A computed fold for a 346-nucleotide part of an RNA from a metagenome, annotated as small-subunit ribosomal RNA, central domain.

[in-house]
Context: one part of a larger RNA
Formats: sequence, C1' cells, structure tokens
RNA sequence: UUGGGUUUAAAGGGUCCGUAGGCGGGCAAUUAAGUCAGAGGUGAAAGUUUGCGGCUCAACCGUAAAAUUGCCUUUGAAACUGGUUGUCUUGAAUUAUUAUGAAGUGGUUAGAAUAAGUAGUGUAGCGGUGAAAUGCAUAGAUAUUACUUAGAAUACCAAUUGCGAAGGCAGAUCACUAAUAAUAUAUUGACGCUGAUGGACGAAAGCGUGGGGAGCGAACAGGAUUAGAUACCCUGGUAGUCCACGCCGUAAACGAUGGUUACUAGCUGUUCGGAACUUGUUCUGAGUGGCUAAGCGAAAGUGAUAAGUAACCCACCUGGGGAGUACGUUCGCAAGAAUGAAACUC
Repeated sequence: UUGGGUUUAAAGGGUCCGUAGGCGGGCAAUUAAGUCAGAGGUGAAAGUUUGCGGCUCAACCGUAAAAUUGCCUUUGAAACUGGUUGUCUUGAAUUAUUAUGAAGUGGUUAGAAUAAGUAGUGUAGCGGUGAAAUGCAUAGAUAUUACUUAGAAUACCAAUUGCGAAGGCAGAUCACUAAUAAUAUAUUGACGCUGAUGGACGAAAGCGUGGGGAGCGAACAGGAUUAGAUACCCUGGUAGUCCACGCCGUAAACGAUGGUUACUAGCUGUUCGGAACUUGUUCUGAGUGGCUAAGCGAAAGUGAUAAGUAACCCACCUGGGGAGUACGUUCGCAAGAAUGAAACUC
C1' cells in the first nucleotide's frame, strides 16, 4: 500500500538460457468474446440520501421518490483489444562476402627469472634491518663459471586498448568450437520482447580422491620492537596456491545503475568495419572514453553507453536495533548456503 520508489538515503536478482504467464509491427476482410448504445427482467425488507407528513420539538416513526454503481435476457454498432482468414517487409532470423578480438577447450613448444643438484675458481664472511638479532657459512657459504633437473608465471609490446552473458580472459603455435560487426538485400514472413517455477555457468577461499610442489605463504616456531605485542619488521615454514575429476554457490559478484524498444542539441579522442573523392579529409555502422545543451536530480552529479521523454515484462523496498538471528524446510561430505520471523526495545 501509493497517481510512491530502487547510483550514493530501505530497495536491481551474480549472469545468462528458457517454461507458464504478461505484452507485442503495417494493410485488408470477417467475427462479435471484451467494449459501447437502446429495451425488458431482476437487484427482499430494514438501513442510506432527498421531498412531504405524524408525535408540542428532537430522537423516533410513516409515506413517496432516488440510489442499489451488480447480474440475466434481447436488439443493434464495429473505432479499439481479442479470434479467424489473406497479404506485406521495416522488427526478428537465415544466407553470402569481408573482417575482428587476452572469447572457450585440448595439444605442442620458447626464453628470462627463481630454487636445487654436480663440478670448477675462490676465501671469510653472507643475509637481513630504522638499528639489530634469529638464520646460513672453514664439513668451504655468499660471489662467479659450466652443465643438469623442477615447478609456477609469462617482462617489453600494453593502451580510459580489445574480447566475453557475467565470473573472467595476456609468451608462441596447431587443431576443434563459439561469438560479434560491417556490407549485400538473396531467403523466411512477426517467427518478437520479457520471463514466476526451473536449468546452466559462476572470482577467491574451502572440502573429497589422486598427483605435483620452484617461488610465495594462513597456521606454527624463532628473532626483534614494545609497558605488553597472541601484530606491524626479520629468519624459517605446514596447509594452500598448480594439475585431473567431483563438490561448494558465495563476494564492495560494483557502473553499488535489471532487460528490450523508440525518441530528444552539440564538441572532442579512440577500436573494428564500409563509402566517396581533391589521398587526408568528409560521410557512415557497431563499440569504447572525455566534456557539455535541454531535461532530470535533495545534492554530488547524470546527460544518446541517461539517472531525460515514454512503452512492456521481471526482481526488489516500506523506521533503527533484535537479525540475515531463531524455528521449520530444502540443498551440502562438511564448512555452510537458500528461504526467513517474532517477543522485546528506541
């Protein structure tokens, strides 16, 4: 509980696919379900409203009318919505051509760095810090040279760059797969939009089984600092981080801004296409940035990538705390997730 809202005050679902449902392009014909008009029936009484009247007034009562916004039957109308039929191409999709990209999956492979091992050179320190110490080192470290092995990540290019529905994606190359854009206007002919329930995907951490383990590094140990120091700093270091398969299903999953469509001044970058000509300019399509007009906004701001003007569909909000808690249910191996109150209190 409304003619209200959802960037930041409470509030956009993490993202997409899609069922039911809701909504839906142009023209013509037809129908008459919705819709509109007329007529008839019914809509008890009391009550309500209005007029008049009766108790000396009033309350109260009587009487007449109205209202009873509804339902049924019937006769018409045909603009709009719906149904049916036909047709159209601009929405949507397909096709062809040309491109694009860190889009995905799997394989192969490269160089730098790091660590370890072996061997050589070489000798007393190295490392670390604000300063130190723990630590490493004469059983030869650090440094340096050669070779070998391992795992992980890909400097420069690199950018308000690009791609992806979101999460996210970055060395090179091959195979497979998907997508998007432009151009053509060849094909279908509204096939569309949204989407409760549902399904799929979904960072990091975490869990299960089996591998792997260089570096980093929760926990843990030690050294410092300090009044203390269960921290910040240092030396180590297990899980983890990596791979395969399976689970988890959450994030400030953020643009804190749901999706689709149409319309509404400009200026200036940039990415990928197309066209024209005077070949470096103009025009144009799709993205991605900055600044602004009108408008909007409480303001900050936003401003064709809207938070403007409208339409459709979904989700969500209704004072703070209690509380994303309790209980119940569903899911999960668990951790927990989802759904989600009340008492009480201010």